This is a predicted structure of a 373-nucleotide RNA (Bacterial RNase P class A) from a Steroidobacteraceae bacterium. Rfam family: Bacterial RNase P class A. By type it is a ribozyme. Rfam links the family to the GO terms dimeric ribonuclease P complex, tRNA processing and ribonuclease P activity. Taxonomically the source falls in Steroidobacteraceae (Bacteria, Pseudomonadati, Pseudomonadota, Gammaproteobacteria).

RNA sequence: GGAGUCAGCCAAACAAUCGCUGCGGUCUCACGGCCGUGGAGGAAAGUCCGGGCUCCCAGGGCAAAGCGCCAGGUAACGCCUGGGGGAUGUGAGUCCACGGAAAGUGCAACAGAAAGCAAACCGCCUAAGCGCGCCGCAAGGUGCGACGGUAAGGGUGAAACGGUGCGGUAAGAGCGCACCGCGCCGGUGGCAACAUUCGGCGGCACGGCAAACCCCGCUCGGAGCAAGACCAAAUAGGGGAACACGCAUUGCGCAAGCGAUGCACGCAUGGCCCAUGCGGAUUCCCGGGUAGGUCGCUUGAGGUCUGCGGCGACGCAGAUCCCAGAUGAAUGAUUGUUCUCGACAGAACCCGGCUUAUCGGCUGACUCCUUUC
Numbered sequence: 001g002g003a004g005u006c007a008g009c010c011a012a013a014c015a016a017u018c019g020c021u022g023c024g025g026u027c028u029c030a031c032g033g034c035c036g037u038g039g040a041g042g043a044a045a046g047u048c049c050g051g052g053c054u055c056c057c058a059g060g061g062c063a064a065a066g067c068g069c070c071a072g073g074u075a076a077c078g079c080c081u082g083g084g085g086g087a088u089g090u091g092a093g094u095c096c097a098c099g100g101a102a103a104g105u106g107c108a109a110c111a112g113a114a115a116g117c118a119a120a121c122c123g124c125c126u127a128a129g130c131g132c133g134c135c136g137c138a139a140g141g142u143g144c145g146a147c148g149g150u151a152a153g154g155g156u157g158a159a160a161c162g163g164u165g166c167g168g169u170a171a172g173a174g175c176g177c178a179c180c181g182c183g184c185c186g187g188u189g190g191c192a193a194c195a196u197u198c199g200g201c202g203g204c205a206c207g208g209c210a211a212a213c214c215c216c217g218c219u220c221g222g223a224g225c226a227a228g229a230c231c232a233a234a235u236a237g238g239g240g241a242a243c244a245c246g247c248a249u250u251g252c253g254c255a256a257g258c259g260a261u262g263c264a265c266g267c268a269u270g271g272c273c274c275a276u277g278c279g280g281a282u283u284c285c286c287g288g289g290u291a292g293g294u295c296g297c298u299u300g301a302g303g304u305c306u307g308c309g310g311c312g313a314c315g316c317a318g319a320u321c322c323c324a325g326a327u328g329a330a331u332g333a334u335u336g337u338u339c340u341c342g343a344c345a346g347a348a349c350c351c352g353g354c355u356u357a358u359c360g361g362c363u364g365a366c367u368c369c370u371u372u373c
Base pairs, nucleotide, nucleotide: 001369002368003367004366005365006364007363008362009361010360012338013337014336015335016334017333018332020039021038022037023036024035025034026033027032041344045355046354048353049352050351051350052349053224054223055222056221065219066218067217068216069083070082071081072080073079084098085096086095087094088093099215100214104213105212106209107208121154122153123150124149125148130145131144132143133142134141135140162180163179164178165177166176167175181204182202183201184200185199186198187196188195189194228295229294230293231292238286239285240284241283242282246263247262248261249260250259251258252257265279266278267277268276269275302321303320304319305318306317307316308315309314339342
């Protein structure tokens, strides 16, 4: 100098003016005004996991669903940290649903001869036994064929039943041996996963798929702030209390009934009577819960700093801070200056994660290559 890896942070900047909204103060009977102060994100998103909170349900079990190396962290987790194993990269690093395939069932397209108690297409071989031919007096030799042998080589496939070498053989083959690999047992190290350069045994069995059924282990009630609680106009239905609903005459009508008049009764006015007016029913309460309103609502598994413990995730202690809370739903607009000309995107009960989107910029640690000293 170039190319990369990981971690953390920022998300155009500044000023003025005018608005919106929460809280506090103050003035006002009230409406409202004034002053002060707070006012989106790293993902507020997807709603994929885990919880808090609220209501409902709950005798037990099965099933379903989810998760799955080990240890730790955490309120909890499918998250995080550290470690082990595997894959990948020269490396810093990155990625992995990573329990069980010698319990059972099942699957493997196409290609290929053969795909699960393996298999003979090409190739290689013809030793033994059989048939035929040739040579030979014979013993035997030799050629061809059938039956066969062979998993070394070629070819197919994602996958073909360890690798290299020597021996061996008719040709071959863990058939034998050495080394490598693999498996089992023991020892050793580690809390463990696991490792092992230690010892012994086994020619090598036990191919792959469980995000196929399944087996093993663990977790697990449902619905969600439109949860839910309170206040409460109105309407219907419900419960309770108070009080009256009587008589005569008469009109209409088939009747039920409706109406008129008088007396009686009730209520109002009133201390009482008279009188007047009104009435045939009503009044009051409980309860109900609509519109609307209040709460839930933001002080919380909270933030910052310091110290201590821990490799770390994180924990403990002290100090300090209050940092959106709306409900037609605020967080904006205009102007000016500057620059590298500005991405993805906006709370709606709250928290911990994961995932996805994102113009660019800054800081730190580390790796590889090249050059110079």

Model confidence (mean pLDDT): 76 of 100. The sequence is in RNAcentral, with records from ENA. The gene name in the source record is rnpB.